[in-house]
RNA sequence: CUGCAUAUGAGGCAAACCCAUUGAAAAAUGGCGGCGCAAAGCUACAGGGACUACUUCUUAAAAAGAAAUGUCAGCCAGUUGCGAGU
Numbered sequence: 001c002u003g004c005a006u007a008u009g010a011g012g013c014a015a016a017c018c019c020a021u022u023g024a025a026a027a028a029u030g031g032c033g034g035c036g037c038a039a040a041g042c043u044a045c046a047g048g049g050a051c052u053a054c055u056u057c058u059u060a061a062a063a064a065g066a067a068a069u070g071u072c073a074g075c076c077a078g079u080u081g082c083g084a085g086u
Base pairs, nucleotide, nucleotide: 001085002084004083012037013036018031019030020029021028022027035074041079042078043077047076048075049072050071051070055067056066057065058064
């Protein structure tokens, strides 16, 4: 400098299921586990997207629908690095 087609990993992370706790939920945390990951590191109003609806609104009411202020970085993205190659 490239940003990674193939190969490579000492060490690292840890999906689903199940258990406990928190939460209205999405989901989070811990345990178990190991599907996978070369950024599965970090960043969530002020890039896009997805999920949820305690609550609010529409509605005579119910049903239904809409709405993030809640959540997701293991959707894309941004950013900093490792390895590799030159």
The prediction has a mean pLDDT of 79. Predicted 3D model of an 86-nucleotide RNA (c-di-GMP-I riboswitch aptamer). It was read from a public genome assembly, where an Rfam model found it. Rfam family: c-di-GMP-I riboswitch aptamer. Clan: c-di-GMP_I riboswitch clan. Rfam describes the family as follows. GEMM was predicted in a large-scale screen for bacterial structured RNA regulatory elements.